RNA sequence: AGUGGUCACAGCCACUAUAAACAGGGCUUUAAGCUGUGAGCGUUCCCACUCUUACUGGGUGGGAGAUAGUC
Numbered sequence: 001a002g003u004g005g006u007c008a009c010a011g012c013c014a015c016u017a018u019a020a021a022c023a024g025g026g027c028u029u030u031a032a033g034c035u036g037u038g039a040g041c042g043u044u045c046c047c048a049c050u051c052u053u054a055c056u057g058g059g060u061g062g063g064a065g066a067u068a069g070u071c
Stems, first nucleotide, its partner, number of pairs: 001016005006039006025071004033041001043065009
């Protein structure tokens, strides 16, 4: 300097041509992804429609949630 940890900014961490990760303080907990603010990408639940090889299945749209506690 670049890339990655959903996106923007700030931080934290990792890697070096790859895009992952056992890292991102510890423990417990949650479907909830490293932290803060915002977003609502993923994801969880509910409803409607739809596809289907008829199912503990797929797709689209709408609504709700947006981990929590402790040191």

The prediction has a mean pLDDT of 84.
A computed fold for a 71-nucleotide RNA, annotated as Pistol ribozyme.
It matches the Rfam family "Pistol ribozyme". Gene Ontology term of the family: catalytic activity. The literature on the family includes a 2020 paper in Angew Chem Int Ed Engl by Teplova et al., "Crucial Roles of Two Hydrated Mg(2+) Ions in Reaction Catalysis of the Pistol Ribozyme".